[in-house]
Context: one part of a larger RNA
RNA sequence: GGAUGAACGCUGGCGAUAGGCCUAACACAUGCAAGUCGAGGGGCAGCACAUGAAGUAGCAAUACGGAUGGUGGCGACCGGCGCACGGGUGAGUAACGCGUAUGCAACCUACCUACAACAGGGGGAUAACCCGUUGAAAGACGGACUAAUACCCCAUAAUACAGGGGUCCCGCAUGGGGAUAUUUGUUAAAGAUUAAUCGGUUGUAGAUGGGCAUGCGUUCCAUUAGCUGGUUGGUGAGGUAACGGCUCACCAAGGCAACGAUGGAUAGGGGAACUGAGAGGAUGACCAGCCACACUGGGACUGAGACACGGCCCAGACUCCUACGGGAGGCAGCAGUGGGGAAUAUUGGACAAUGGGGGCAACCCUGAUCCAGCCAUGCCGCGUGUGUGAAGAAGCCUUCGGGUUGUAAAGCACUUUCAGCUGUGAGGAAAGGCGAGUGGGUAAUACCCCGCUUGCUGUGACGUUAACAGCAGAAGAAAGACCGGCUAACUCCGUGCCAGCAGCCGCGGGUAUACGGAGGGUCCGAGCGUUAAUC
Numbered sequence: 001g002g003a004u005g006a007a008c009g010c011u012g013g014c015g016a017u018a019g020g021c022c023u024a025a026c027a028c029a030u031g032c033a034a035g036u037c038g039a040g041g042g043g044c045a046g047c048a049c050a051u052g053a054a055g056u057a058g059c060a061a062u063a064c065g066g067a068u069g070g071u072g073g074c075g076a077c078c079g080g081c082g083c084a085c086g087g088g089u090g091a092g093u094a095a096c097g098c099g100u101a102u103g104c105a106a107c108c109u110a111c112c113u114a115c116a117a118c119a120g121g122g123g124g125a126u127a128a129c130c131c132g133u134u135g136a137a138a139g140a141c142g143g144a145c146u147a148a149u150a151c152c153c154c155a156u157a158a159u160a161c162a163g164g165g166g167u168c169c170c171g172c173a174u175g176g177g178g179a180u181a182u183u184u185g186u187u188a189a190a191g192a193u194u195a196a197u198c199g200g201u202u203g204u205a206g207a208u209g210g211g212c213a214u215g216c217g218u219u220c221c222a223u224u225a226g227c228u229g230g231u232u233g234g235u236g237a238g239g240u241a242a243c244g245g246c247u248c249a250c251c252a253a254g255g256c257a258a259c260g261a262u263g264g265a266u267a268g269g270g271g272a273a274c275u276g277a278g279a280g281g282a283u284g285a286c287c288a289g290c291c292a293c294a295c296u297g298g299g300a301c302u303g304a305g306a307c308a309c310g311g312c313c314c315a316g317a318c319u320c321c322u323a324c325g326g327g328a329g330g331c332a333g334c335a336g337u338g339g340g341g342a343a344u345a346u347u348g349g350a351c352a353a354u355g356g357g358g359g360c361a362a363c364c365c366u367g368a369u370c371c372a373g374c375c376a377u378g379c380c381g382c383g384u385g386u387g388u389g390a391a392g393a394a395g396c397c398u399u400c401g402g403g404u405u406g407u408a409a410a411g412c413a414c415u416u417u418c419a420g421c422u423g424u425g426a427g428g429a430a431a432g433g434c435g436a437g438u439g440g441g442u443a444a445u446a447c448c449c450c451g452c453u454u455g456c457u458g459u460g461a462c463g464u465u466a467a468c469a470g471c472a473g474a475a476g477a478a479a480g481a482c483c484g485g486c487u488a489a490c491u492c493c494g495u496g497c498c499a500g501c502a503g504c505c506g507c508g509g510g511u512a513u514a515c516g517g518a519g520g521g522u523c524c525g526a527g528c529g530u531u532a533a534u535c
Base pairs, nucleotide, nucleotide: 001535002534004532006531007530008529009528010527013382014381015380017378018377019375020374021340026338027337028336030335031334032333035081036080037079040078041077043074044073047072048071049070050068055064056063057062088293089292090291097218098217099216100215101214102213103212104211107210108209112206113205114204115203116202117201118200120154121153122152123151130143131142132141133140134139160186161185162184163183164182166180167179168178169177170176191198192197193196219265220264221263226256227255228254231253232252233251234250235249236248237247238246268290271287272283274281275280295316296315297314298313299312318329319328320327321326346372348371349370350369354368355366356365357364358363385414386413387412388411395404396403397402418476420471421470422469423468424467428462432457433456434455435454436453437452438451439450440449441448480523481522482521483520484505485504486503490519491518492517493516494515500507501506
């Protein structure tokens, strides 16, 4: 000198932009953060519409009354898809964890795309609802009823899966691929509605996402020198999507290590960002890709995918409820609270945009996201006025002549950025809806759907938006540190090795440019200094 996720002291006008618990992976009140589909299903608690029954009063008209899933729709329930993404954190991990380069002749991949083929017949349940039992509750249990794109069986079926034999070609060891004829066995499906679409099953290929293996690289300590029994290899079996001691039985006795095994300490790793001429050093906040974790430890279930942050089970610590029998919970999601700390923000708005989930769609959900709030935390921009103006004021210093503050101020003339007030007002909006035309689907000029064109309509949290115009008036806006040398900037007074200063050298004991004050000056400027750690 640079740089900081900074803090502290003094000070503080505006805007844009970025950032904001580095400490206790400490404990958490409250709200929200993952739902959606009625075009899968039985239904109908609530809301709206329609019908207005039984019944009551009445001679009647009529009034009261509200049955009825009939319709829009829909709580709970069955079912589908999603909840494995998105968001957080860095505890653990020195490891194929990460980075890089390869390999899989050892693998999987829901939704999506392309192509091929198919969807015939039948059956038994069950939740909700109803009736009960039980419990303080959480809830549990029993009986009876019912549906499906829930479940099951049969059929059909392969280039799928399992197995058998024949010939030819190829390679990278186990083997892989192809051609040609051939054989045995096993395995599928679901419907919905506004009738045009959306779905269903099997197979092949693609795309996307993953899994596994390997070479090399990846902190410190030798005041850690030996480590190892599923250990190292083999055979066989099991297991997995898949190779493999991954697991097991048996057999052999191996395997690693001074090119640092084992042990200990520390640590998420990389892209990068900081510094430096570079080499290097030090760092891993924000951003984007990987990994790991979700109160602590363990386990599996479901599923294409998890050993699953807002799922389940067990154990533990902690907190809460309890009728003492038993239950409930997990902010390292967004806000917020306590605590810790030098220190780090709102219990805000909106789904308008981008993206995600569900849905044919309309649409719903989305603390992802977009915005707003707080903080000079950083960086950048702007302002705090401009011109003129000598009685050269007071103050301070003085060699008493004067010097300096200083055109500085006042005064006069002018301007009005920003802030303030008033008004106008883009862009972020494409979609969607309604209608017309046209092309296609269809036997069809119905009908509906899809594509294109077009007309109308139409959605903004931010938002008192940006920007622009007008109004008023210099009006509302400058501090901080330093002045002995390093280092830009000097005098007077006070003090008298005292009080004090100090980054280093060092100042102060009677004339201190070094302490304290004043005048003056220097630097920087909405900041200026100090401290910390770093190059």